[in-house]
């Protein structure tokens, strides 16, 4: 210098004046004064785990559903660290992960055939006959395809094929070293060969699971019609937060349909698995310990407008002009995924060209 790759932070500042929310205080109690503090790195999707909140005393089974290599972090997770195999990269790096020998299915077109699969060209022997056409055999070669019953060599053979043999690959077997464990190495024996690929195909296997939701729930004031009508039932019907069964539990009442009333106000509502810094510890995700911090809580919904000046970018010779991203809290927290104008910084790899 240039091109990639991993990974952080920022995405506006400040000062004046106004005009709003919420909290503390003061008073002359007035929708008044001070002070204070006021939308994110994703608030965005609702894609997942949770805390909370009631059902509620709440259990097992089947089914459904979700994950799926091995250990670890966490309050769990489908997240995250590391580590094993597989694969792509020329290489930092990057992506993937139970079983195909339980069974069923499925590979379009093309090809002779897509799996206990096969003959189109070829080779080879035989008839027959000028060329050719028949019958048998063969899957080594060549075509078709994403993919075609393992590679290379030597022997055999009418020609071939593991048909045999040696090595290499792969299965199964049994021992050793080595690690926590996935899994690596080694050493014996068999065995011519269990044979393609998909399981985000039905499946099996292991393991996890109550579903729901702040419009959850709680209290407070109000009004209406403590209204009709029908079916089950008092030796138990009926009901009881994912379905279905059985347990358990309440029990004289229940269940559905018709109408009718209220939909106000306080709570929950922000002190948190919380932030920010040392020190240890551990490769690391994180974790202990100590010290500082108090950072919206709105309810038709605040957190804004206007001026100036600076940052940054673009245009211009200056002056000076014109721009400034994706985009807003709603019960709370941890990931995951999208969006994102411009700027900042760290580490690494590969090239190439001077010292």
């Nucleotide at each position: 210098g240039g091109a990639g790759u991993g990974g952080u932070c920022u995405g506006g500042a400040u000062g004046g004046c106004c005009g709003c929310g919420g909290c503390a205080g003061g008073c002359u109690a007035g929708u008044c004064c001070u002070g204070c503090c006021g939308a994110g790195g994703a608030a965005a999707g609702u894609c997942c785990g949770g805390g909370c909140u009631a059902c509620a005393c709440a259990g097992a089974g089947c089914g459904c559903a979700g994950u799926g290599c091995c250990g670890g972090a966490u309050a769990a997770c489908c997240u995250c660290c590391g580590g094993c195999g597989g694969g792509g990269g020329c290489g930092a790096c990057c992506c993937c992960g139970g079983g195909a020998a339980a069974g069923u299915g499925c590979c379009a077109c093309a090809g002779a055939a897509a799996a206990c699969a096969a003959a189109c060209c070829g080779c080879c022997a035989g008839g027959u006959c000028u060329g050719g056409c028949c019958u048998g055999g063969u899957a080594a070669g060549g075509g078709u395809g994403a993919a075609a019953c393992g590679g290379c060599g030597c022997g055999g053979u009418a020609a071939g094929a593991g048909c045999g043999c040696a090595c290499c690959g792969c299965c199964c077997c049994g021992c050793c070293c080595g690690g926590u464990a996935a899994c690596g190495g080694g050493c014996g024996g068999g065995g011519g060969c269990a044979c393609g690929g998909c399981a985000a195909a039905c499946c099996c296997c292991a393991c996890u699971g109550g579903a729901a939701g702040c419009a959850a729930g709680g209290c407070c004031a109000a009004a209406u019609a403590g209204g009709g009508a029908a079916g089950c039932g008092u030796u138990a019907a009926g009901c009881g937060u994912g379905g279905c069964u059985c347990g358990c539990g309440c029990g004289u009442g229940u269940u559905u349909c018709c109408g009718g009333g209220u939909a106000g106000g306080c709570u929950g509502c922000u002190u948190g698995a919380g932030c920010c810094g040392a020190c240890g510890g551990g490769c690391g995700a994180c974790c202990g310990c100590c010290g500082g911090c108090c950072u919206a809580g709105a309810u038709g919904a605040a957190u804004g407008g206007c001026c100036a000046u600076c940052a940054u970018u673009c245009c211009u010779c200056a002056a000076g002009g014109a721009a400034u991203a994706c985009a807003g809290a709603a019960c709370c927290c941890g990931g995951c995924u999208u969006a994102c104008a411009g700027g900042a910084c760290c580490g690494c790899u590969c090239c190439g060209c001077a010292u």
Description:
This is a predicted structure of a 355-nucleotide RNA (Bacterial RNase P class A) from a Zetaproteobacteria bacterium. The source organism's lineage runs through Bacteria, Pseudomonadati, Pseudomonadota and Candidatius Mariprofundia. The prediction has a mean pLDDT of 76. Rfam family: Bacterial RNase P class A. Rfam classes the family as a ribozyme.